[in-house]
């Protein structure tokens, strides 16, 4: 160099252009327990890699760029 995939809380993983971005796990109050773990109950944390367009409307499409990754010369 050349084609392609991937970027969403700490952490994994969803999210046919359209209600305030949605589950788990972890952590935090509280219940249970003599305690501890397990269980249950709350409730808190991303505005979506970064700029930009396109549209009424973008996590989603576009285009440049920044990370990581596969393939290939």
């Nucleotide at each position: 160099g050349g084609u392609c995939c991937c970027g969403u809380g700490g952490c994994c993983u969803a999210g046919c252009g359209g209600c305030g971005a949605a589950g788990g796990c972890a952590g935090c109050a509280c219940c249970c327990u003599u305690a501890c773990a397990a269980g249950g109950u709350g409730g808190c944390g991303a505005c979506c890699g970064a700029u930009g367009g396109u549209u009424c409307g973008a996590g989603u499409c576009c285009a440049u760029c920044c990370g990581g990754g596969a393939c290939u010369a």